[in-house]
Context: one part of a larger RNA
Parts: sequence; C1' cells; structure tokens
RNA sequence: CCCACGUUAGGGAAAUCGGCAAAUUGGUGGCGUAAGUUAUCGAUAAGCCAUGUCUGCGCCCGGUAAGCGCAGAUCUCAGUGACUAGAGGGGAGCGACUGUUUAUUAAAAACACAACUCACCGCAAAGCCGUAAGGCUUAGUACAGUGGGUGACGCCUGCUCACCGCUAGUACGCGAAACUCCCUUUCAACGGAGCGAAGCCCUAGCAAAGAGCGGGAGUAACACUGACUCUCUUAAGGUAGCGUAAUACCUCGUCGCUUAAUAGGCGACUUGCAUGAAGGGCGUAACGACUCCCCUGCUGUCCCAACGUGGGAUCCG
Repeated sequence: CCCACGUUAGGGAAAUCGGCAAAUUGGUGGCGUAAGUUAUCGAUAAGCCAUGUCUGCGCCCGGUAAGCGCAGAUCUCAGUGACUAGAGGGGAGCGACUGUUUAUUAAAAACACAACUCACCGCAAAGCCGUAAGGCUUAGUACAGUGGGUGACGCCUGCUCACCGCUAGUACGCGAAACUCCCUUUCAACGGAGCGAAGCCCUAGCAAAGAGCGGGAGUAACACUGACUCUCUUAAGGUAGCGUAAUACCUCGUCGCUUAAUAGGCGACUUGCAUGAAGGGCGUAACGACUCCCCUGCUGUCCCAACGUGGGAUCCG
C1' cells in the first nucleotide's frame, strides 16, 4: 500500500451525479393508527408500552404438555441480552395490478395481461405447414376460431373519404389470349371486326383502416385584449382535455412555495419552435429491486482522520 471486517470524541449528508456504501429499524404481546379509496385496501401505516429469572397461585383441558393470567421477590447499563430479525413519512412521473425479458454489461416507463375494438370465417370454413400424401387449428363449430390495434377501472374518444387502402355497386367507356367472322392466299403468317374476364374509369360507403386536422386584416368610452366583422383558402381546418410536459427551440419562460442560497422539485399561468383523443386523451385507490424531489431518524459519505483483527503485496534478514 491492497483486500475483508470492527470501533470511534464533537458535528450529522457539510461528502457525492445521487445518502452509493454503511448505520438506524427489527421478534412477540398489548394499545393505537391519517389522507385517500375501486370500501377490498392503505396498515406491521405512523406512534407508545412491555419483554429476564425465581417463588406461590388461578383460569383453560377429561387429564398432561402447552397456552392465558394474578401476586410477591430478585439481578444487570442492557431480558426477542448472542444468533435470527421491516428504517419511516410526504409530494410527483410512468406503467393499472401478479407476471415476462436482453443465458454472459440493460428487469425497465419495454413485453404480456384481463378488458375494449376492428376485420375475416357456416366447416371440404378462415388462417397456417407441406411438392404431395397428409397435418395443426380441432376429436373444436360463431358464447367458436384466426389475424390487427388499444391495454384494469372512471369520464370520454371531436372534424375530414380530397390522397392511400378496403368493401359494395353500376355496365357508358378502356380492357389479353383464346374463340367467331372478314380480307388474302397454293397453305399459312400479318391485318381488320366481333365477343369481352379480372382490373381501371365511374358511383357510393368505411378513419378503434393508412393519413390529415390553415393564413391575413380590422374592431369595445385611456391603454391592452378581441366575444364580433371582412378576406384568401381547404377534404376538413385541432373539439374535450392536458400543457415550459419522458413532448417547449427561445429557456435557468413568468409568478408562488420549498432553501441562508435552488440550472432542482412541486403548484399555477400558458396560441403548444413541434400537445391532443384506442400509434388513444385526461384522471385514478392499490401495486413497483422503476425514475425525480423533500422531511424525520440514523450514521466514518464527509469535516479528518485514528486505532484494532485477519489475509496479501512489498521491503530487510
């Protein structure tokens, strides 16, 4: 010096990206327990007290053991005396939850999930594997199965079918070969006409299908703002919500709270560079080895180091 442990006056997160690590708490019995809530929960919430041993006795039991109690005595700094053995609380974000995952750097806000929704499918089905035979779905039959999306629950899910796509329809048009006819010829080819499928065109519908959801002026008794008006323009011009956000460039936005001090956090405001409604919007009790902030307790994280135990490196012999 390194590794693994242990103890530490006073202070107590001042250390650090961050309380990482360590410490605190801890069992059992009694008392007691808030907001919120889907009334289950939250909850071992929080918080307080007790805890050994000896003697005598009671209850319980059919009777023991055990258990539940009463009284007295007694020892220690300390009685779950060692070992074992939750720190707690508050506020936000995300995901409802239990679960699953990158075997060997990621356990998560990712995946899944009940639930909601769309499409296909009447069974020799739809979908899938195989050249086929055959097989899975299924020894199932629409309360079933397959495929796509959203993701408990609550309140909801706005406008647009112009584009892309799907579905249905109409039969005017376009529309291949084959076929029929014509022309021609020795036979053919070529050429022309007819017929005419799907598809296109056309007409509708469908957005929990892909996708999209404006600009410029003026205007109210000071000023500001603009309910209102005008205008260009679109298929329609972003509704309810939420909003400086896991989304905001400017940005450390502005105000408030928190601090001695805050590029942090929380609460508001908010035309939002470039939010927004199942690529779901906004809430939400419970849950989380998730992420952020604050508080109490606690501590060698630190002020600022010291000592001890064991092992090792190294040095000397």
The part of an RNA shown here (large-subunit ribosomal RNA, domain IV) has 317 nucleotides and comes from a Candidatus Micrarchaeaceae archaeon. Its mean pLDDT, the model's own confidence on a scale to 100, is 86.